RNA sequence: GAGGCCAGCAGCUAGGGUUCCGGAUGCCGCAAGCAUCGUCUGGUCCGAGAGCUGCAGCCCGGCGGCGCAGGCCGGGUACACGGCGGGACAAAAGCCCGGGAGGC
Repeated sequence: GAGGCCAGCAGCUAGGGUUCCGGAUGCCGCAAGCAUCGUCUGGUCCGAGAGCUGCAGCCCGGCGGCGCAGGCCGGGUACACGGCGGGACAAAAGCCCGGGAGGC
């Protein structure tokens, strides 16, 4: 200098739309049902590389012990400006393309 491998999972939130629930309006005298509305607060649902938390993994130190064994305890796990456009699910998004293109 180049290449390869690894960089996980879960919960929550910012945020997101509208399949379902609920709500609103209309049709009907009511009910049931149907249609429309997400420019309806919400529940289900989706949801962050650059948000939070936990667990796991990895690295370091210690205890222990024949021992780099099992186990236990503690610490570390950094930094991070970022389009347009496209994609999926019902649909959209800070989801995926993407730590991309680009910029410094």

Model confidence (mean pLDDT): 84 of 100.
The RNA shown here (Guanidine-I riboswitch aptamer) has 104 nucleotides and comes from Methyloligella sp. GL2.
Its Rfam family is "Guanidine-I riboswitch aptamer". Rfam describes the family as follows. This family represents a conserved RNA structure found upstream of the ykkC and yxkD genes in Bacillus subtilis and related genes in other bacteria. The function of this family is unclear although it has been suggested that it may function to switch on efflux pumps and detoxification systems in response to harmful environmental molecules.
NCBI's taxonomy places the organism under Bacteria, Pseudomonadota, Alphaproteobacteria, Hyphomicrobiaceae, Methyloligella.